[in-house]
Context: one part of a larger RNA
């Protein structure tokens, strides 16, 4: 100087306190742990590992086992030779591949022949390595923390570490700002400059609108017409303590008017100097070591899907503000996606599906019926008309194949569960709770996960004594 205290001040965060839902109990899904196996591939481990690297393990992927093959090699350059390569037959083979049969292209040239691709053949230099060290690294990332800090120049002090400035009194979400001070100025941070969302205004009009006209219909912007209105997207304006009032030397602050918005409007993007030899040599790069008829390379099977058990994260329940079923011409959204894709209406089937193929390279078709909600009827407290694990049988998809190990449907079959011990975890508002809709990975799909939409819409905050984290000020230390 820091760090540290079961030291002190002073302030702050859903940190605590209110209050809302929930995890810990069952059943299932997923990841880990141990176990066990040829093998059950590697990493990740308090917070800050464990629905995490995987935004899709059935072959592939695959790094792991066996076991069958390859050795200049699945892949790059470079010399030499050949054009008997490849494709096709055909024989062996689980494939990989091996044997045989058959066969190069283009330019430039009358020819020879030269030249490039390409494929094979021998050597050899060489590829090749998801082997190893994240304590050698590079980049990227997690954390304190969106927290207000972290510094540097000149001065000035101090024999020096070093200290002022950055303390001090105020005030802010902020080292924001103000006033005073041996400071006085600056830098990356904080803010603002960007991106959405809310208002209104202007441009835009094969979406919207009977709005005003005209025609049609059972109905329906359906059809003439129209941009007026919603909306599409482009510009633009609005907010700044700017205006009044208290209070303050000021900075600010209370509180009001107008206004769609008010005192950083809501949300996102943005992460200072470091910390933790944190994380990753398996995304990629790369120094060092290592293996180089094999720790590389191809291929069939098989395993990452094992299962006494514990841990994480969900999902779905336990039920009457519920379940079921009907009905309102089947109430009322946003975001998306679509080309060997989305696919309507129709036809078939309980049904998942199949048949068909309109239309649409999508404001124009179509995926599309949101769903809770509302209105009946019924169930009447019961392991039940709750709850759906489990298992059977029958079937349908997509694929070269669903035994090992994919979804979907019907029919049965109906488990455990009646609100969860010690503890503990998330939300201050269009949030939580609850409800459904997209999408990306993808043939399918183990999506109950991720990452977005929108609809319904609460409750609390008295308050900083304590719990956890963290800022400044001081103060103690045998600790760096």
């Nucleotide at each position: 100087u820091g760090a540290c205290g079961g030291g002190g001040g002073c302030c702050c965060g859903c940190a605590c306190a209110a209050g809302c839902g929930g995890u810990g109990g069952a059943g299932c899904a997923u990841g880990u742990u141990g176990u066990u196996u040829a093998a059950u591939a590697c990493g990740u481990c308090a917070c800050u590992a464990a629905c995490c690297g995987u935004a899709g393990a059935a072959c592939c992927u695959u790094a792991c086992c066996a076991g069958g093959g390859c050795u200049u090699g699945a892949c790059a350059u470079g010399u030499g030779c050949u054009g008997c390569c490849a494709c096709c037959c055909u024989a062996c083979g689980a494939a990989a591949g091996u044997a045989g049969g058959c066969u190069c292209u283009c330019c430039c040239g009358c020819a020879a022949g030269g030249g490039a691709g390409c494929a094979g053949c021998a050597a050899c230099a060489c590829a090749g390595g998801u082997g190893u060290u994240g304590c050698a690294u590079g980049g990227c990332u997690g954390u304190c923390g969106u927290c207000a800090g972290c510094u540097c120049g000149u001065g000035u002090c101090g024999u020096g570490a070093g200290a002022u400035g950055u303390u001090g009194g105020g005030u802010u979400a902020a080292g924001u700002c103000c006033c005073g001070c041996a400071a006085c100025g600056a830098g990356c941070g904080c803010a603002a400059c960007c991106c959405u969302c809310a208002u209104c205004c202007c441009c835009u009009g094969u979406u919207g609108c009977c709005a005003g006209c005209g025609g049609g219909u059972a109905g329906g912007g359906c059809c003439g017409g129209g941009c007026a209105c919603u909306c599409u997207g482009g510009g633009g304006a609005a907010a700044c303590u700017g205006c009044c009032g208290g209070g303050g030397u000021a900075a600010c602050u209370c509180g009001g008017a107008g206004g769609a918005a008010g005192g950083u409007g809501g949300g996102g993007a943005u992460g200072a100097c470091g910390u933790c030899a944190a994380g990753u040599c398996a995304g990629c790069a790369u120094g060092g070591c290592c293996c180089u008829u094999a720790c590389g390379c191809c291929c069939u099977g098989g395993g990452c899907u094992a299962c006494a058990a514990a841990c994480a994260u969900g999902c779905u329940a336990c039920a009457a503000u519920g379940g079921a079923c009907g009905g309102u011409a089947g109430a009322c959204a946003g975001a998306c996606c679509g080309a060997g894709c989305c696919g309507a209406g129709c036809c078939u089937g309980u049904g998942a599906g199949g048949g068909g193929g309109a239309g649409g390279c999508a404001a124009u078709c179509g995926g599309a019926c949101a769903a809770a909600u509302c209105c009946g009827u019924u169930c009447u407290c019961a392991g039940u008309u709750c709850g759906g694990a489990u298992c059977g049988c029958a079937g349908g998809c997509u694929g070269c194949a669903a035994c090992u190990c994919g979804c979907c449907u019907g029919c049965g079959u109906g488990a455990a569960g009646c609100c969860g011990g010690a503890a503990u975890c998330g939300c201050u508002a269009g949030u939580a709770a609850c409800c459904g809709c997209c999408g990306g990975u993808c043939a399918g799909c183990u999506a109950a996960a991720c990452g977005g939409c929108g609809g319904u819409g609460a409750a609390u905050a008295c308050g900083u004594u304590c719990c956890c984290g963290g800022g400044c000020c001081u103060u103690g230390u045998a600790c760096a």
This is a predicted structure of a 480-nucleotide part of an RNA (small-subunit ribosomal RNA, 3' major domain) from a mine metagenome. It matches the Rfam family "Bacterial small subunit ribosomal RNA". The full RNA is in RNAcentral, with records from SILVA. Its mean pLDDT, the model's own confidence on a scale to 100, is 84.